């Protein structure tokens, strides 16, 4: 210098004028006026996970259904995060992995192929038999060829009619045993067993663990208006949760409760913003994170505020002018542009979108010293 | 704001692991007819909404986006 890897930050600034939403103070009988403070994001988004909160249901058990799935830790919790193990990719910095079980059982593996799982022989090889003498039949074999995404360990030697883990040596894998290291996943070393067992669980399933439902249009209160003798279901040996068994309580044939149909309304208050909260410092921890102290208050709207205009500056692009020391230079000035997006009960995550930038660690290659 | 569902040719619509993805209407060409329609014969037309993954193999299974549709207030 070029090409990259990982991480962090920020994502226009300042001023003036005119507005908008909310809190507080003062003035006013009131309408209102005035002063002051605050007023979008890293994703406020998708609504994909996990919770808080509220209402309903709930003794308990079983079934069904759904989710998660290497190990250890973090957390209110998680499918998230941190650290590691194993596997895969990259020369490397580094990145990716739904990563339990296929030796519990069942299913599937199209076409091709002899054969797709304890099965089999098209060509070939070998032995025997036959004859019309280069073919046919019977049997053996699975080394070689061929098919396929995938074919029953690999190499060599022995062995044999030809062959084959048939036997042996070495290598690879699997299982078991022992020792060592690690909390553990697992790793290392040694021994034994010819054990060599196809793939697929984002197919059914098995194993371990977890899970009640609905969602702020939750829910509570007030006000306005209207038409319920409306219809259906419906209960003590019963009804109401996805189903079954079943307990307590409550209410009920003067009709609880649920659903449907019809009618009215489209208003207000609370929930509603102080919270697993932000910032700073110290301590513990390898980290995620935790503990302690100090400090701060930081949007609460409801058709929905958080904006518009102008000026100066900054950055980028396009074409241009001038200067000189003549190039990755300096100065000037015109036009255009400055992303993705925008709270709607609140948090913790994930995912997705994002113009143009800044900083730091590291890698590879080239050149110079 | 919240919940649920869907996406296959121009339109409708089958296929739910096995490859050139059915079928009908519409479209194009030919036959027939004086011409047109109907009828008969033949043909073309599909990124299976888009990307990534699992698998030998994906319209189908899993996952992330994109687009569309439906339903939810209060009082009796």
């Nucleotide at each position: 210098a070029a090409a990259g890897c990982g991480g962090a930050c920020g994502g226009g600034a300042u001023g003036a004028u005119c507005g908008c939403g909310g809190g507080g103070g003062c003035c006013g009988c009131g309408a209102g006026g005035u002063c002051u403070c605050c007023g979008a994001g890293g994703a406020a988004a998708g609504u994909c996970c996990g919770a808080g909160c509220u209402c309903c249901a709930c003794a308990g058990g079983g079934c069904a259904g759904g989710g998660u799935g290497c190990u250890g830790g973090g957390u209110a919790a998680c499918a998230c995060c941190c650290a590691g193990u194993g596997g895969g990719g990259g020369c490397g910095a580094c990145c990716c992995c739904a990563a339990g079980g296929a030796a519990a059982g069942u299913g599937c593996c199209a076409c091709a192929g002899a054969a797709a799982a304890g099965a089999u022989a098209c060509c070939g090889c070998c032995a025997c038999c036959g004859c019309u003498c280069g073919c046919g039949g019977u049997g053996g074999u699975a080394a070689g060829g061929g098919u396929g995404a995938a074919a029953a360990g690999g190499u060599g030697a022995g062995g044999u009619a030809a062959g084959a883990g048939c036997u042996c040596a070495c290598c690879a894998g699997u299982g078991c045993c022992g020792c060592c290291g690690g909390c553990g996943a697992c790793g290392g070393c040694g021994g034994c067993a010819g054990c060599u067992u196809g793939g697929u669980a984002a197919a059914c399933c098995c194993c371990a663990c977890c899970c009640g439902g609905a969602g702020a249009a939750a829910g509570a209160c007030c006000a306005a208006a209207u038409a319920g003798a409306g219809g259906a279901g419906g209960a003590g040996a019963g009804g109401c949760g996805g189903c079954c068994c079943g307990u307590c309580u409550c209410g009920c044939u003067c009709g609880a409760c649920u659903c449907c149909c019809g009618g009215g309304u489209a208003g207000g208050u609370c929930g509603c913003u102080c919270g697993a909260g932000g910032c700073c410092g110290g301590c513990g921890g390898a980290a995620a994170c935790g503990c302690c102290g100090g400090u701060c208050c930081c949007a609460g709207a409801u058709a929905a505020a958080u904006g518009a205009u102008c000026a100066u500056c900054g950055c980028c692009g396009u074409a241009c002018c001038g200067c000189c020391u003549g190039g990755u230079g300096c100065g000037g000035a015109a036009c255009g542009g400055c992303a993705c997006a925008g709270a709607a009960c609140u948090c913790g995550g994930c995912u997705u979108a994002c113009a143009g930038g800044u900083c730091c660690u590291c890698u590879u290659u080239g050149c110079c010293g | 704001g919240g919940g649920c569902c869907c996406g296959u040719a121009g339109c409708a619509g089958a296929g739910u692991g096995g490859a050139u993805a059915a079928u009908g209407c519409a479209c194009c060409g030919g036959c027939c007819u004086c011409c047109g329609g109907a009828g008969c014969c033949g043909g073309a037309g599909a990124u299976c909404g888009c990307g990534g993954g699992u698998u030998c193999g994906a319209a189908u299974c899993c996952u992330g986006c994109c687009g569309g549709g439906c339903c939810c207030g209060c009082c009796a």
This is a predicted complex of two RNAs, RNase P RNA and transfer RNA, with 445 nucleotides together. It holds a member of the Rfam family "Bacterial RNase P class A". The family's RNA type in Rfam is ribozyme. The coordinates come from a structure-prediction model, not an experiment, and the mean pLDDT is 81.